[in-house]
Molecule: c-di-GMP-I riboswitch aptamer
Organism: Rubrobacter marinus
Parts: sequence; C1' cells; structure tokens
RNA sequence: AAACGACAAAGGCAAACCCGUCGCGAGGCGGGGACGCAAAGCCACGGGCCUCGGAGGAUGGGCGAGGCAGCCGGGCUACCGAA
Repeated sequence: AAACGACAAAGGCAAACCCGUCGCGAGGCGGGGACGCAAAGCCACGGGCCUCGGAGGAUGGGCGAGGCAGCCGGGCUACCGAA
C1' cells in the first nucleotide's frame, strides 16, 4: 500500500413509525425513534423500481421532466487493525 473484516477499541449512520415543514407526486429536510449498516460517506454513469406530464383508442410501450445511493453494478473518498 492492496485485499480482507473480529462478539476488538474509539467513534459514526439510522429502516419502520410519529411530529413539523417543503413538494401535484415519487420523495426531500429538521426533530423524536432504532430495523439494521464496515462505506447505510459522496456521485443518477449502466440496469432496476417509483412519480408527474402531454400526444395517443389505451392503465401497455415510447417520449419529456423528476425521485430512490438502505435494490444491484460501477466510479470517487474515508476511521480502526485480530485472523
């Protein structure tokens, strides 16, 4: 340094649900709360899922605009150190 991840140490994050708030919505943010997490830190690049819109016979498909990083892959960065 890379890979790896323990009933290790120190610390970290926070699902559902509730309250407030923003958004047409998916959802975001803040507080409470912990199911879990070794990248559950960051990035919508590929796939996937979700929302809204208009055309259209059409709830499908496609197109446009968005959302999810705690769905998978990929990229970037990072604490600790038993095997």